This is a predicted structure of a 72-nucleotide RNA (transfer RNA) from Candidatus Daviesbacteria bacterium RIFCSPHIGHO2_01_FULL_38_8. NCBI's taxonomy places the organism under Bacteria, Bacteria candidate phyla, Candidatus Daviesiibacteriota. Its Rfam family is "tRNA". Rfam links the family to the GO term triplet codon-amino acid adaptor activity. The family's RNA type in Rfam is transfer RNA. Rfam describes the family as follows. Transfer RNA (tRNA) molecules are approximately 80 nucleotides in length. The prediction has a mean pLDDT of 84. The RNAcentral record of the sequence draws on ENA.
RNA sequence: CGCGGGGUAGAGCAGUGGUAGCUCGUGAGGCUCAUAAUCUCAAGGUCCUAGGUUCGAAUCCUAGCCCCGCAA
Numbered sequence: 001c002g003c004g005g006g007g008u009a010g011a012g013c014a015g016u017g018g019u020a021g022c023u024c025g026u027g028a029g030g031c032u033c034a035u036a037a038u039c040u041c042a043a044g045g046u047c048c049u050a051g052g053u054u055c056g057a058a059u060c061c062u063a064g065c066c067c068c069g070c071a072a
Base pairs, nucleotide, nucleotide: 002070003069004068005067006066007065010024011023012022013021018055026042027041028040029039030038048064049063050062051061052060
């Protein structure tokens, strides 16, 4: 140099064109003598960056950056 996979909330991951969700974690409250467990609610995301296509892009296309793997 070549090929493939990946980058989405603090962590792990869904989401194949129509204003982004699950589990855990975090905060508040309920329950309890108290804690754990459990229940309810909430906060937290310019979807790696820059362009393009489109009425509309996390999603499709191009280039770049980073991570993992294959080949050499």